[in-house]
RNA sequence: GCUCCCUUCGUCUAGUGGCCUAGGACACCGCCCUCUCAAGGCGGGAACACGAGUUCGAACCUCGUAGGGAGCG
Numbered sequence: 001g002c003u004c005c006c007u008u009c010g011u012c013u014a015g016u017g018g019c020c021u022a023g024g025a026c027a028c029c030g031c032c033c034u035c036u037c038a039a040g041g042c043g044g045g046a047a048c049a050c051g052a053g054u055u056c057g058a059a060c061c062u063c064g065u066a067g068g069g070a071g072c073g
Stems, first nucleotide, its partner, number of pairs: 001072007010026004018056001028044005049065005
């Protein structure tokens, strides 16, 4: 330098054009329970790497950028 793959809450992940201003688990916070803690129950906050394009509509398709990984030279 070329080709391919990946990037979603703090962490792990679901999603494959409209049912999603995005769901789940763990963690965190609050309340209940308890003499207290743990466990359990209820609730809450929190994410689509960035930019552009296609489309009536994009987390999802296309291009570019950034980061990570693999292969080739």
Predicted 3D model of a 73-nucleotide RNA (transfer RNA) from Dyella marensis. Its Rfam family is "tRNA". By type it is a transfer RNA. The coordinates come from a structure-prediction model, not an experiment, and the mean pLDDT is 81. Taxonomically the source falls in Dyella (Bacteria, Pseudomonadati, Lysobacterales, Rhodanobacteraceae).